Model confidence (mean pLDDT): 80 of 100. This is a predicted structure of a 74-nucleotide RNA (transfer RNA) from a Candidatus Aenigmatarchaeota archaeon. It matches the Rfam family "tRNA".
[in-house]
RNA sequence: GGGCCGGUGGUCUAGUUGGUUAGGAUGCGACCCUCACACGGUCGAGAUCGGGAGUUCGAAUCUCCCCUGGCCCA
Numbered sequence: 001g002g003g004c005c006g007g008u009g010g011u012c013u014a015g016u017u018g019g020u021u022a023g024g025a026u027g028c029g030a031c032c033c034u035c036a037c038a039c040g041g042u043c044g045a046g047a048u049c050g051g052g053a054g055u056u057c058g059a060a061u062c063u064c065c066c067c068u069g070g071c072c073c074a
Base pairs, nucleotide, nucleotide: 001073002072003071004070005069006068007067010026011025012024013023019057028044029043030042031041032040050066051065052064053063054062
């Protein structure tokens, strides 16, 4: 220098060639349960999807540029 794959709550991750509430696990908070803790149950908060621009009525999803991690080629 060239090619491929990834970046989504604190952490791990799902999301089907664009569609109405971005889902799950774990963690966190409150309550219930218990003499108490743990386990268990109910409820809740938390991500504008790595950044920017574009296409579109509509973008986590498509296009371009950039940042970052990994792999391969030279």